[in-house]
RNA sequence: CUCUUAUCCAGAGUGGCGGAGGGACUGGCCCGAUGAUGCCCGGCAACCGGCAGAACUAUUUUGCUCAGGUGCCAAUUCCUGCAAAGUAAAAAACUUUGACAGAUGAGAG
Numbered sequence: 001c002u003c004u005u006a007u008c009c010a011g012a013g014u015g016g017c018g019g020a021g022g023g024a025c026u027g028g029c030c031c032g033a034u035g036a037u038g039c040c041c042g043g044c045a046a047c048c049g050g051c052a053g054a055a056c057u058a059u060u061u062u063g064c065u066c067a068g069g070u071g072c073c074a075a076u077u078c079c080u081g082c083a084a085a086g087u088a089a090a091a092a093a094c095u096u097u098g099a100c101a102g103a104u105g106a107g108a109g
Stems, first nucleotide, its partner, number of pairs: 001109008013041001015040003021031003025081001027079002042073003047069002049065007077101001082098006
């Protein structure tokens, strides 16, 4: 980097350093000198791990637990983009579902 698969409406600081951009991309809308992004510390959590139960034997699922490997700690992945259905006389607009894109884990190349 590519492929497969699972998840993405929960959770997490009045700390230190540092000093201008940041929220992937589009269009929005936001965050930021009352200090963002980033780094450190701190924290959260259950993808990998452990224990127990249920369904059933292929596995699936539920609860509890560990912070070792990763991950995460503004806003639902901040909303949105493509398609379908619905509300609406129509348009604008709104709602729902699915896809695409993205992020992360596990596995494979």

Predicted 3D model of a 109-nucleotide RNA (SAM riboswitch aptamer (S box leader)). Its mean pLDDT, the model's own confidence on a scale to 100, is 79. The sequence was found by an Rfam model in a public genome assembly.